[in-house]
């Protein structure tokens, strides 16, 4: 001293589906009926990857949670951002 990678924070984007009826003055709760995947969780029957099996994982399925104006939240993307860590020259 270059340069990679990985966790946290920060700033930018950033879907989808009901401003549903009923109870109750409203919210919040309770019931009902619809629906949505991208927080979390589960799952390998289909796809799709890891060259095949096997096994494993996913933006795939499942809808347990969650959530269906708007706001929050949001996988994911991106930054000559900040800060820690690991590795390699």
């Nucleotide at each position: 001293a270059a340069g990679a990678g990985g966790c946290u924070c920060c700033c930018g984007g950033g879907a989808g589906a009901g401003a549903c009826c009923g109870g109750c003055c409203c919210c919040a709760c309770c019931g009902g009926c619809g629906c949505c995947g991208a927080a979390g969780g589960c799952g390998c029957a289909a796809u799709u990857c890891c060259g095949c099996c096997c096994g494993g994982a996913a933006u795939c399925g499942c809808u347990c949670a969650g959530g269906c104006a708007a706001a929050a939240g949001g996988a994911c993307c991106g930054g000559c951002g900040a800060g820690c860590c690991u590795g390699u020259c």
Molecule: Glycine riboswitch aptamer
Organism: Sedimenticola sp.